[in-house]
RNA sequence: GCCGACUUAGCUCAGUGGUAGAGCGCGUGGCUUUUAACCACGUGGUCGUGGGUUCGAUCCCCACAGUCGGCG
Numbered sequence: 001g002c003c004g005a006c007u008u009a010g011c012u013c014a015g016u017g018g019u020a021g022a023g024c025g026c027g028u029g030g031c032u033u034u035u036a037a038c039c040a041c042g043u044g045g046u047c048g049u050g051g052g053u054u055c056g057a058u059c060c061c062c063a064c065a066g067u068c069g070g071c072g
Base pairs, nucleotide, nucleotide: 001071002070003069004068005067006066007065010024011023012022013021018055025043026042027041028040029039030038048064049063050062051061052060
């Protein structure tokens, strides 16, 4: 330099056009002599950035940035 994959909650990841979810975590309560475990409720996001398409974009298109991989 060229090519490809990925970027969504604090972390690991779903979500392939119509109001963004799970597990873990965190908080509160219950249970327990206490802690842990367990149970209930709650807490969470400019969906990497900027444009475009569309009535409508996490999703489709383009550019850029970052991470990883391959080729030279």